[in-house]
RNA sequence: UGUAAAAUAAACUAAUGGUAAGUUAUUAGGCUCAUAACCUAAGUAUAAAAGUUCGAUUCUUUUUUUUACAU
Numbered sequence: 001u002g003u004a005a006a007a008u009a010a011a012c013u014a015a016u017g018g019u020a021a022g023u024u025a026u027u028a029g030g031c032u033c034a035u036a037a038c039c040u041a042a043g044u045a046u047a048a049a050a051g052u053u054c055g056a057u058u059c060u061u062u063u064u065u066u067u068a069c070a071u
Stems, first nucleotide, its partner, number of pairs: 001070007010024004018054001026042005047063005
């Protein structure tokens, strides 16, 4: 420099156009002599900006960042 892929919560992973789910972690409560485990509940997210659409995590364009390959 070129090509390809990816970006969703504190961490990891879903959702192929119909209004964002789950696990772990955190916090609170219950249980326990106490801790862990277990049960219940709560909070936290679509990289950024435009466009298409009645409706965008999803489709299109640009930018940013990261990874792989080639040189």

This is a predicted structure of a 71-nucleotide RNA (transfer RNA) from Catablema vesicarium. Rfam family: tRNA. About the family: Transfer RNA (tRNA) molecules are approximately 80 nucleotides in length. Its family is annotated with triplet codon-amino acid adaptor activity in the Gene Ontology. The coordinates come from a structure-prediction model, not an experiment, and the mean pLDDT is 84. The organism belongs to Catablema, within Eukaryota.